[in-house]
RNA sequence: CUCGCGGUAGCUCAAUGGCAGAGUACUCGGCUGUAGCCCGAGAGGUUGUGGGUUCAAAUCCCACCCGCGAGA
Numbered sequence: 001c002u003c004g005c006g007g008u009a010g011c012u013c014a015a016u017g018g019c020a021g022a023g024u025a026c027u028c029g030g031c032u033g034u035a036g037c038c039c040g041a042g043a044g045g046u047u048g049u050g051g052g053u054u055c056a057a058a059u060c061c062c063a064c065c066c067g068c069g070a071g072a
Stems, first nucleotide, its partner, number of pairs: 001071007010024004018055001026042005048064005
């Protein structure tokens, strides 16, 4: 320098154009003599950045940034 994959909640990851979700962690409640386990509820997101396409973009297109891999 070129190509491929990835970047979404604190963490690990879903969502293949139409309401952004799960597990875990966190908070509260139930349970228990207390704690843990278990059960229920809640909070937590400018979807890496900036543009474009579209009635509508996490999703499609372009550029850039970061990480991993391959080639030269």
A computed fold for a 72-nucleotide RNA from a Candidatus Woesearchaeota archaeon, annotated as transfer RNA. RNAcentral holds the sequence, with entries from ENA. Its mean pLDDT, the model's own confidence on a scale to 100, is 83. It matches the Rfam family "tRNA". Gene Ontology term of the family: triplet codon-amino acid adaptor activity.